[in-house]
RNA sequence: CGAGCAGGAAAGACGAUCGCUGGCGGACGAAUGAGCCGCUUGAGGAAAGUCCGGGCUUCAUAGGGCAGCGUGCUGGAUAACGUCCAGCGGGGGCGACCUCCGGGAAAGUGUCAUAGAAAAGGAAACCGCCGAUUCGUCGGUAAGGGUGGAAAGGUGCGGUAAGAGCGCACCAGCGGUCAGGCGACUGGCCGGCUUGACAAACCCCACGCGAAGCAAGACCAAAUAGGGAAGGGAUGAGGCGGCCCGCGGAACCUUCCGGGUUGAGUCGCUAGAGCCGUCUGGCAACGGGCGGCGCAGAUAAAUGAUCGUCACCGCUCAUGCGGGACAGAACCCGGCUUAUUGAUGGCUCGCAGA
Numbered sequence: 001c002g003a004g005c006a007g008g009a010a011a012g013a014c015g016a017u018c019g020c021u022g023g024c025g026g027a028c029g030a031a032u033g034a035g036c037c038g039c040u041u042g043a044g045g046a047a048a049g050u051c052c053g054g055g056c057u058u059c060a061u062a063g064g065g066c067a068g069c070g071u072g073c074u075g076g077a078u079a080a081c082g083u084c085c086a087g088c089g090g091g092g093g094c095g096a097c098c099u100c101c102g103g104g105a106a107a108g109u110g111u112c113a114u115a116g117a118a119a120a121g122g123a124a125a126c127c128g129c130c131g132a133u134u135c136g137u138c139g140g141u142a143a144g145g146g147u148g149g150a151a152a153g154g155u156g157c158g159g160u161a162a163g164a165g166c167g168c169a170c171c172a173g174c175g176g177u178c179a180g181g182c183g184a185c186u187g188g189c190c191g192g193c194u195u196g197a198c199a200a201a202c203c204c205c206a207c208g209c210g211a212a213g214c215a216a217g218a219c220c221a222a223a224u225a226g227g228g229a230a231g232g233g234a235u236g237a238g239g240c241g242g243c244c245c246g247c248g249g250a251a252c253c254u255u256c257c258g259g260g261u262u263g264a265g266u267c268g269c270u271a272g273a274g275c276c277g278u279c280u281g282g283c284a285a286c287g288g289g290c291g292g293c294g295c296a297g298a299u300a301a302a303u304g305a306u307c308g309u310c311a312c313c314g315c316u317c318a319u320g321c322g323g324g325a326c327a328g329a330a331c332c333c334g335g336c337u338u339a340u341u342g343a344u345g346g347c348u349c350g351c352a353g354a
Stems, first nucleotide, its partner, number of pairs: 001350005007344001010341001012310007020042001022040005028033001044326001048337002051335005056213004063245004068209005073087005088102001089100004103204002108202002110198003126145002128141005153171006172194001174191007217267003220263001227257006239247002274293008312323004
């Protein structure tokens, strides 16, 4: 210099004027006040998609079984996870590194179209090969051909009538054993030679999952009345996502008809697995100690507009001119995914030079 591979952060700063949300104070006022004045506060790395997980709330302070759903190499992290970290194994790359819905197919059932003799029984003889023959055929054979996505371990040597794990060597796989590792697994030795693919088919195994969601839910205010019809109920209604059990305990419950009343009410609502700094344990994810900070809380839904100075980028000799992405909280957090701007430290390979 060229080509690549992975990572962490940032998302302009300050000031002025006008305006808005929340909080505090003041004047006025009888007053805790939709008004006035002052001070202060006010979006994100994704606030997004709503795809996972948790907190919280109600329903038995959520219980058992069945059914159902989810996860799926190992160890760890965590409140939890389908997330993350460190590894293992398969695959890819010269490499940095990337990638995998990665448990079980010798528990069972099932599927494998067409073609093909045969599609899973250790089966099967279409051509071929070998032997026999009464020339009709019969027997042996899975080396070779042919079909197919896949043909019953692969390659080679021996062997044989021809062949064949029939024997042997190496390789792959399976089982046993020894050693290493917490483990996934790895390495050595031995064995019989060999048991096709699909579990994102049913299924089996291990682990996990109660349901619904802040329109959850709690309370106040307002109004009050009650009526009619049908059905059910202590032989236990209504209620607890499906079924069974169980819980619980209503003289009321459900549906329909026709009426009454109804605030832009309050709480939930933001101090939380919080943020910053530092020390410390751990390869890491992450954990622990100490100190500091107070960091939106709206609901016809605020967080804005204009101007100036500086910084950055582009063009220009310069004055100067132009530019700044994606995008907007709605109960809160941890992830994942998607959108997006310009910089930046590290690593690998190639070429050249010292």
About this RNA:
This is a predicted structure of a 354-nucleotide RNA (Bacterial RNase P class A) from Schwartzia sp. (in: firmicutes). A source record names the gene rnpB. It matches the Rfam family "Bacterial RNase P class A". It is annotated as a ribozyme.